The RNA shown here (transfer RNA) has 73 nucleotides and comes from a bacterium. Rfam family: tRNA. The sequence was found in a public genome assembly.
């Protein structure tokens, strides 16, 4: 230098034919108990790596650019 792949909720991850952003795990709060864990319940929690473009509409397609994986020379 080149080529492929990844980047979403505190963590691990779907979300794929463009049309309300989710689950599971922690974290609160509640309800059980003498009291803790277990167990059940509820809400919460997001610039969907950054900027542009295309489109009524973009996590989702193009394009450039960060970070990280791997492979080539």
């Nucleotide at each position: 230098g080149c080529c492929a792949c990844c980047u979403u909720a505190g963590c691990u991850c779907a979300g794929u034919u463009g049309g309300u952003a989710g689950a599971g795990c922690a974290a609160u709060g509640c309800u059980u108990u003498c009291g803790u864990a277990a167990a059940g319940c509820a809400g919460a929690g997001g610039u969907c790596c950054c900027g542009a473009g295309u489109u009524c509409g973009a996590a989702u397609c193009u394009c450039g650019g960060a970070g990280g994986u791997g492979g080539c020379u």